[in-house]
Molecule: transfer RNA
Organism: Candidatus Parcubacteria bacterium
RNA sequence: GGGCGCGUAGUUCAUUGGUAGAACGCCUUUCUGAUAAAAAGGAGGUAGUAGGUUCGAUUCCUACCGCGCCCA
Numbered sequence: 001g002g003g004c005g006c007g008u009a010g011u012u013c014a015u016u017g018g019u020a021g022a023a024c025g026c027c028u029u030u031c032u033g034a035u036a037a038a039a040a041g042g043a044g045g046u047a048g049u050a051g052g053u054u055c056g057a058u059u060c061c062u063a064c065c066g067c068g069c070c071c072a
Base pairs, nucleotide, nucleotide: 001071002070003069004068005067006066007065010024011023012022013021018055026042027041028040029039030038048064049063050062051061052060
């Protein structure tokens, strides 16, 4: 320098056009002498950034940024 993939909650990942979910973690309550486990409830992300297409974009298109892999 060229090609490909990935970027979504604190972490690991879903969601592939109709205003985003799970597990673990965190907080509160119940239970216990206390802790753990268990049960119930809750907080937490406008989806890497900026544009475009669309009635509507995490999803499709373009550029850029970051990470990884391959080729040179």